[in-house]
Molecule: transfer RNA
Organism: Nanobdellota archaeon
RNA sequence: GGGGAUAUAGCUCAGCGGGAGAGCACACGACUGAAGCUCGUGGUGUGGAGGGUUCGACUCCCUCUAUCCCCA
Numbered sequence: 001g002g003g004g005a006u007a008u009a010g011c012u013c014a015g016c017g018g019g020a021g022a023g024c025a026c027a028c029g030a031c032u033g034a035a036g037c038u039c040g041u042g043g044u045g046u047g048g049a050g051g052g053u054u055c056g057a058c059u060c061c062c063u064c065u066a067u068c069c070c071c072a
Base pairs, nucleotide, nucleotide: 001071002070003069004068005067006066007065010024011023012022013021018055026042027041028040029039030038048064049063050062051061052060
C1' cells in the first nucleotide's frame, strides 16, 4: 500500500427496515441470626463518528476512526 472482519448495556453477545433485547454482573425487596443460594422488581444504551437513501435506519449506501486477520 491492497483486501476482509468487527464496533449494540459495566462484561460476553443476539437482533438486521417499523417495539433496543438476552445471559452474567449491579441496585432494591423477600428469605436468613448474618451471609450465600433461591425468588420478585428495576435497563442503567448519543447503537464507534459524520453524511446519504427512505414516510421511517442498529439494519441499506458512502466517507472517516479504532481493533483484529490475510496479501504485498